The prediction has a mean pLDDT of 82. A computed fold for a 110-nucleotide RNA, annotated as Guanidine-I riboswitch aptamer. Rfam family: Guanidine-I riboswitch aptamer. Rfam describes the family as follows. This family represents a conserved RNA structure found upstream of the ykkC and yxkD genes in Bacillus subtilis and related genes in other bacteria. Gene Ontology term of the family: regulation of gene expression.
RNA sequence: AAUAAUGUUUUCUAGGGUUCCGGGCUGCAAAAGCGGCUGGCUGGUCCGAGAGAAAACGCAUCGGAUGACAUAAGAUCCGGUGUCCACGGCGGGAUAAAAGCCCGGGAGAA
Numbered sequence: 001a002a003u004a005a006u007g008u009u010u011u012c013u014a015g016g017g018u019u020c021c022g023g024g025c026u027g028c029a030a031a032a033g034c035g036g037c038u039g040g041c042u043g044g045u046c047c048g049a050g051a052g053a054a055a056a057c058g059c060a061u062c063g064g065a066u067g068a069c070a071u072a073a074g075a076u077c078c079g080g081u082g083u084c085c086a087c088g089g090c091g092g093g094a095u096a097a098a099a100g101c102c103c104g105g106g107a108g109a110a
Stems, first nucleotide, its partner, number of pairs: 007057006015047002020044002022041001023038006058083008085105001087108001091103003
């Protein structure tokens, strides 16, 4: 310097806030209940990682099976292996809101 599946999804986690539920405070009410405020409420729902985890699929490669008179290629199926590495703003955007979400393996650094 070049090449590329540095792939996709799902379920989670670190993390994140506050729509809804619950908690707390409070107003009205005889009560049932209705409303307001609160995430300086560990929670349930929710959002959630390129540089976190797992799985499946995919991709690459090797081997086998099937098929064929035979060889090779292709197709289908099965199995093995690999899928590495990775410091990082400010600012902006979405949603109810925020974030390790998205812009973004970006700017920049090394």